Small-subunit ribosomal RNA from a sediment metagenome, 1462 nucleotides, folded computationally.

RNA sequence: AGAGUUUGAUCCUGGCUCAGGAUGAACGCUAGCGGCGUGGAUACCGGCAUGCAAGUCAAGGGGGUUGUCGCAAGACGACCACCGGCAAACGGCUUAGUAACACGUAGAUACAUACCGACAAGACACGUAUAACCAGCCGAAAGGUUGGCUAAUCCGUGAUGGUAUCGCCCUCGUGGCGAUUAAAGACGCAAGUCGCUUGUUGAAUGGUCUGCGUCCUAUCAGCUAGUUGGUGAGGUAAUUGCUUACCAAGGCUAUGACGGGUAGGGGGCAUGAGAGUGUGUUCCCCAAGAAUGGCACUGCGAUACGGGCCAUACUCCUACGGGAGGCUGCAGUCGAGAAUAUUCGACAAUGGGCGAAAGCCUGAUCGAGCGACGCCGCGUGCUUGAAGAAGCCCUUCGGGGUGUAAAGAGCUUUUGUCGCCGAGGAAGUCGCAAGACUGACAUUAGGCGAAGAAUAAGGGGAUGCAAAUCACGUGCCAGCAGCCGCGGUAAUACGUGAUCCCCAAGCGUUAUCCGGAUUUAUUGGGCGUAAAGGGUCCGUAGGCGGUUAGGAAAGUCUUUGGUUAAACCUCUUCGGCUCAACUGAAGAGCUGCCGGGGAAACUACCUAACUAGAGAGCGCUAGAGGCUGAUAGAACGGUCGGUGUAGGGGUGAAAUCCGUUGAUCUCGACCGGAAUACCAAAAGCGAAAGCAUUCAGCUGGGGCGACUCUGACGCUAAGGGACGAAAGCGUGGGCAUAAAAAAGGAUUAGAUACCCUUGUAUACCACGCCCUAAACGAUGGACACUAGCUAUCUGAAGUGUCGACCCUUCAGGUGGCGUAGCUAACGCAUUAAGUGUCCCGCCUGGGAAGUACGGCCGCAAGGCUAAAACUCAAAGGAAUAGACGGGGCCUCACACAAGCGGUGAAUCAUGUGGCUCAAUUCGACAACAAACGAGGAACCUUACCAAAGUUAGAAAUUCUGUUGAAAUCCCGCAGAAACGCGGGACCCCUCACAAGGCAACAGAACAGGUGCUGCAUGGUUGUCGUCAGCAUGUGCCGUAAGGCGCACCCUUAAAUGGGGUAACAUGCGCAACCCUCACUCUGUGUUUUAUAUGUCACAGAGAACUGCCCGAGAUAAUUGGGAGGAAGGCGAGGAUGACGCCAAAUCAGCAUGGCUCUCUGACACUUUGGGCUGCACACGUGAUGCAAUGGGACCGACAAUGGGCGAAGCCGUAAGGCGGAGGUAAUCCCAUCAAACGGUCUCUCAGUUCGGAUUGGGGUCUGCAACUCGACCCCAUGAAGCUGGAAUCGCUAGUAAUCGCCAAUCAGCUAUGUGGCGAUGAAUAUGUUCCUGAGGCUUGUACUCACCGCCCGUCACGUCAAGCGAGCUGGGAAUGCCCGACAUCCCCCUUUGGGGGCCUAAGGCAGGCUCAGUGAGAGGGACGAAGUCGUAACAAGGCACGGGUAGGGGAACCUGCUCGUG
Repeated sequence: AGAGUUUGAUCCUGGCUCAGGAUGAACGCUAGCGGCGUGGAUACCGGCAUGCAAGUCAAGGGGGUUGUCGCAAGACGACCACCGGCAAACGGCUUAGUAACACGUAGAUACAUACCGACAAGACACGUAUAACCAGCCGAAAGGUUGGCUAAUCCGUGAUGGUAUCGCCCUCGUGGCGAUUAAAGACGCAAGUCGCUUGUUGAAUGGUCUGCGUCCUAUCAGCUAGUUGGUGAGGUAAUUGCUUACCAAGGCUAUGACGGGUAGGGGGCAUGAGAGUGUGUUCCCCAAGAAUGGCACUGCGAUACGGGCCAUACUCCUACGGGAGGCUGCAGUCGAGAAUAUUCGACAAUGGGCGAAAGCCUGAUCGAGCGACGCCGCGUGCUUGAAGAAGCCCUUCGGGGUGUAAAGAGCUUUUGUCGCCGAGGAAGUCGCAAGACUGACAUUAGGCGAAGAAUAAGGGGAUGCAAAUCACGUGCCAGCAGCCGCGGUAAUACGUGAUCCCCAAGCGUUAUCCGGAUUUAUUGGGCGUAAAGGGUCCGUAGGCGGUUAGGAAAGUCUUUGGUUAAACCUCUUCGGCUCAACUGAAGAGCUGCCGGGGAAACUACCUAACUAGAGAGCGCUAGAGGCUGAUAGAACGGUCGGUGUAGGGGUGAAAUCCGUUGAUCUCGACCGGAAUACCAAAAGCGAAAGCAUUCAGCUGGGGCGACUCUGACGCUAAGGGACGAAAGCGUGGGCAUAAAAAAGGAUUAGAUACCCUUGUAUACCACGCCCUAAACGAUGGACACUAGCUAUCUGAAGUGUCGACCCUUCAGGUGGCGUAGCUAACGCAUUAAGUGUCCCGCCUGGGAAGUACGGCCGCAAGGCUAAAACUCAAAGGAAUAGACGGGGCCUCACACAAGCGGUGAAUCAUGUGGCUCAAUUCGACAACAAACGAGGAACCUUACCAAAGUUAGAAAUUCUGUUGAAAUCCCGCAGAAACGCGGGACCCCUCACAAGGCAACAGAACAGGUGCUGCAUGGUUGUCGUCAGCAUGUGCCGUAAGGCGCACCCUUAAAUGGGGUAACAUGCGCAACCCUCACUCUGUGUUUUAUAUGUCACAGAGAACUGCCCGAGAUAAUUGGGAGGAAGGCGAGGAUGACGCCAAAUCAGCAUGGCUCUCUGACACUUUGGGCUGCACACGUGAUGCAAUGGGACCGACAAUGGGCGAAGCCGUAAGGCGGAGGUAAUCCCAUCAAACGGUCUCUCAGUUCGGAUUGGGGUCUGCAACUCGACCCCAUGAAGCUGGAAUCGCUAGUAAUCGCCAAUCAGCUAUGUGGCGAUGAAUAUGUUCCUGAGGCUUGUACUCACCGCCCGUCACGUCAAGCGAGCUGGGAAUGCCCGACAUCCCCCUUUGGGGGCCUAAGGCAGGCUCAGUGAGAGGGACGAAGUCGUAACAAGGCACGGGUAGGGGAACCUGCUCGUG
């Protein structure tokens, strides 16, 4: 000190989350020791068993009991209750109440004070009781009562009195006189000591008063009758309404009274750089409380924790009559709770009470015990020990890690264990002295010795934030998670293991606080679009305020004094525990308050003045400023009349509607209401809302000019007041037109809409309400300053003119552009969103919600004010790149159009789906699957099915052992075959041992898989698309994403080229280079021919480049035309496919990661047979046809590419057979080289001499084998079909169309497929509106998985929280009335007492207020995995959207009026 998280990416705004520190903590896992601290935070203000926590004095008094001595008297003690004195008001505990002079701080005084200190004076003379005790009585007890005796430092009377009070007098003072007002003794032989009384004073303590400080809430705005003041009286230690009677009517309050909620306050503590924020445990100070409420007594002091009385609740005892009690003291117990300790020791020390003292008492205190609750310290060993054991983990199989870690060797002994010693804390007390005695802790701390590495390590984490990674398991499961988020078969995020990281006797989690958070912003934020400027103006309080001089000194500054308790904290030093924590001592600080002295610049104040702010007067002036009354023309509608006839109206198209009872149209007259064309403009006016025919009246504000006057009179503005579009409301008018609602017609899947026909409220007027808008410049008001240019409105001056216009300058308004500056950017920019000052309003994540509740206003609709629970991790602003648009512009393409021919109907072939099956193997599915992989499934192929078999395997490599020939071929047997058995042939090298090669068998490593994953991959391919694009370097611009380059103009098939330019270059694409064809030439020459030329073939060269001419064009690029030329503007065709897109296709062509099957029984391998050809059906691609541009027959003619084939001849109707010439190929063959074509004949429009499916019979060929399941030939058969619905495909020239020929694969063939070859050979293109696709620029966007996107609301289901709710229940604070204990006070009778009164606690009654709990039900909200209905919004979102208002509708929404542009 920051980081993560909104996005495809960016910047900003903004919230959420994390890293740090802390705790009286709790929980989980773990645990060796010590020191110092700390420990009932909840229901300890709940309830408490038991013990202890306040007594002491015998030197105040009289006694009782008893001990020793003594005969006794008595003496000396001890103990005890009582009278009396002092203490018990301290100490200890707690924080309920209290928002207050309770506390803190600084002051004040009208007061008191036992014990203590100092000083002064005094203490004389008397007296009466009473407890104890004795006797009696009552009671269960607690306790009480009657009579009798007695003492005092108990009580009382008198005296004195310097004190105090009162009265009187004067010479008015520190005066005089008078009255009243004190006392106690004890001990001691004594000295004396301790007491007693009075006064003064001190110290210290307390009472009271005052200034300032001291939480939240205005959804608490008015409160108050002893209330505020005065007088008299009473009361107190003392001031005071403290109390009372009377009088007056005051007092407090937006600087927050009153009410409600919460809370002991402070020193301090935590955190923080600080300012602050949070907190108030332990320690210290103060306050308050003592079961709850009230009351007094005693006393110096209490309204008294361990005193009293009464009431209430609770508990206990009881003989039922009555009594007792108060742990918020120390321990302990129950309860509740996540949770907080021993019924310990001692008065040794410190302190307190009493006492003359010894001493007694002391749960204060000192100690110990329990708890890792916290802080601090120590330890769990140290050295050495392998290129590194074992085990485990990982591995690319080579190795690596754990790791000097272990083992082993040497050393040490803190700590723990055992043993022996052992301080200091002690000061004092007693005693003449000597001396004696006093330690709970304590088996202490510490010291010495002994043995022995011996007694001692865990927790959390490892995707990022954030230090630390691998393997296996799991497979959106189980689970993790603080946030973002992980997990759907290769998970560094789950679980386990290994390794690593962090801290360490602890480590994590949870809760809370501060910080980070400048995220409430004083330090230190904002408000055009992110949340946020009030709709506008006037003005009250308040805040702020021009120039000069003087005064005073409140703020301010300076200096000084006092205070700011101690502790704590910070700093400077010094000490004590071995260090530290802890603790002792000294000093300074502790930001505050009060007092004294001083200064006078600034602010405030007082006085006097000024004119630059502000205002007034005078003159001129523009204007839809406002109100009232009148007025004009156009349009529209109506009525009447004329003319006139069948339509009109409306729409995308229609219909509803109007019209023969005469419409629309047209002419005339009259009537009616509303609104004001042109002028008119970025114009003008107004505070805003808003304002427009014209004229008149009344009236507000503004601008300019030169002077005069007032003399700071100013700015802003919480509350408050006034105004405030449209819609809406009330009453009464008015109603031409428009038009929510409503009705009808259309559209549609529906259409509660958009469109059409009608149409009411309403819009208009008057009066009264409402008070909201996207009331917007989404920009509050005022003042000052800070470049300009330009347009326009108003006024003035100057120049000029006869006058006007024009021009220049000044002032005021309204706009555009733009510098500096600002801004997240967009943008703003003298009309600021710049630079400053002042005042007001407002904001603090999104949703819930501008909602609920409460209050105020309103006739209502509703408005103003205004939350929370719950929920999400975002919501948002600006800009960027894409993609998209039923956005725009430009361009292109057989994209459309213009044409030609098809598909879709039929039959067949073929592929696919579906169905079927033991199997119908698998893949491919919009375009980019479907005559595709397959360029050729009868077996094989073959991957599928059935059956039969094999198991180191059909094929590969290596090793070991055995055997030595085997493999192979032939024959035979069994079998469907594989395979098995037998026989024969064959039988390496070398010279025959071994080694080697080879083979078999056995064993071991291993093989094998067309099994899965194309979403783990390589390679290859399709597609957009042969479209013209796609990138990079440097530079420049921008905060950045990114942009420029590659925009623009011209041009091109082209990012082709030219021009221009913050770009300049470059790469991949385009083009070219390559191949084929067309022309020429040269060379060569197998074939052909008798030879040559030529044709032809091969090889090479040339030729075309806008080169030439004319025009256009920026003179350029280029383009139109022309010449020449075989070919002309890329000549035709091919190969060639940029960056990328589709997780596109392929694990089955191949390769390959991972997974998976298999070691006698398979997902491997072999074989036979079957299947891949199965058929109610659907689709795709084709073939053949439906005929006369045709079919048939005969005759005749013209190719090219290829292949390796097979000629002639003979036989067969033919398929074919025999045959074998020739040919390794320009030679031979396929191959007559073809068909369409030409000629002649026939058929004559028909299901035919069209068409050939289907079926029967007979054959041929290939092949082990044509049944499933081949092709071909012949004869016979002769189906559908007469040109094809919606829809749809191809093609722009040697193209389409038509015609045949060849080839690959191949034994044969399902080929009508595919790849080639030639033959014949068209039509059309005006053109780019539309369909599709593509490219460029631009625009909008809420899309980025990118429109097959996003997204809204109702309904249905589930969960949750809050509000309402007939009510029901409980708490709190008051009020009124009734009753009213004890006690104080008063009165009466009288007196150890009784009665009454005032006041009051508790209690009762009553109505409201307030806060909770619960509640049938109704309504909305949030969330939930793929539910239903629609499609509202985002693009012109398909009717632009949105604000306000009103009506309507399943729902989003629709419609009317008005406003905004977002």

RNAcentral holds the sequence, with entries from SILVA.